[in-house]
Molecule: Bacterial small signal recognition particle RNA
Organism: Planctomycetaceae bacterium
RNA sequence: UUCGCGCCCGCACGGUGAAACGCCGUGAACCUGGUCAGGGCAGAAAUGCAGCAGCCAUAAGCGGAAGCUUCAGGUGUUGCGGGCGCACUUUU
Numbered sequence: 001u002u003c004g005c006g007c008c009c010g011c012a013c014g015g016u017g018a019a020a021c022g023c024c025g026u027g028a029a030c031c032u033g034g035u036c037a038g039g040g041c042a043g044a045a046a047u048g049c050a051g052c053a054g055c056c057a058u059a060a061g062c063g064g065a066a067g068c069u070u071c072a073g074g075u076g077u078u079g080c081g082g083g084c085g086c087a088c089u090u091u092u
Base pairs, nucleotide, nucleotide: 004086005085006084007083008082009081010080011079012078013076014075016072017071018070019069021067023064024063025062026061032057033056034055035054040049041048042047
């Protein structure tokens, strides 16, 4: 000096796990809301009042896919750069 190998470090990309937010689903006998059958109460009546079940929408919670953000590593025979070492070639 050429080519290659190994290790370490850094960067980028990817991947794994976790958390927050967002999305979907589920989700309250009563102490959430709406609508309130039946029934109840008031009324001469019209009607009104409160309101259980049911239905609908949801809170806390739970689950799902995987989006975004953050964190973590004994993450990857990924790429690049730097350092060290080994071996080969050439030269001194």